RNA sequence: UAAAAUGUUUUCUAGGGUUCCGCAGGCAAUGCCUGGGCUGGUCCGAGAGAAAACUCGCAGCUUUGUCUGUGACACGGAGGGAUAAAAGCCCGGGAGAC
Numbered sequence: 001u002a003a004a005a006u007g008u009u010u011u012c013u014a015g016g017g018u019u020c021c022g023c024a025g026g027c028a029a030u031g032c033c034u035g036g037g038c039u040g041g042u043c044c045g046a047g048a049g050a051a052a053a054c055u056c057g058c059a060g061c062u063u064u065g066u067c068u069g070u071g072a073c074a075c076g077g078a079g080g081g082a083u084a085a086a087a088g089c090c091c092g093g094g095a096g097a098c
Stems, first nucleotide, its partner, number of pairs: 007054006015044002020041002022038001023035005056071005061065001073093001075096001079091003
């Protein structure tokens, strides 16, 4: 200095807030307002967390497969963006550091 599977999706977790529900308070009360310095359900959710499925590369063969093995490592801002809002979300395995 360069390359790419340092793959994709789903479910979940750490974490996150406050649209909806619930909760707490108030009021002129089938409702409305305020509160996330409200445990929560819904919700968002990891490159550097977990699992599964699929796919790709490479190697192997008591044989070509619905097969086996392998795909390491990963410190990290500030700032900005989306959504109701925030975040280990997105910019981003970015800047930078080693």